Predicted 3D model of a 73-nucleotide RNA (transfer RNA) from a Candidatus Pacearchaeota archaeon. Its Rfam family is "tRNA". By type it is a transfer RNA. The source organism's lineage runs through Archaea, Nanobdellati and Candidatus Pacearchaeota.
RNA sequence: GGGCCCGUGGUCUAGUGGCUAUGACGUCGCCUUGACGUGGCGAAGGUCCCAGGUUCGAAUCCUGGCGGGCCCA
Repeated sequence: GGGCCCGUGGUCUAGUGGCUAUGACGUCGCCUUGACGUGGCGAAGGUCCCAGGUUCGAAUCCUGGCGGGCCCA
């Protein structure tokens, strides 16, 4: 330098153009316990990597950039 794949709460992850972006772990609160843990209930936490474009409508499609991984030279 070239090709391919990936980027979504703290971590992992679902989401093939349309209802308020899904779940688990973790965190916090309450209940339960003598206490801890387990268990139950609830809550907080997301510029969907960035910018532009297409569209009535974009996490999703297109282009460029940034970051990561693999391969070729």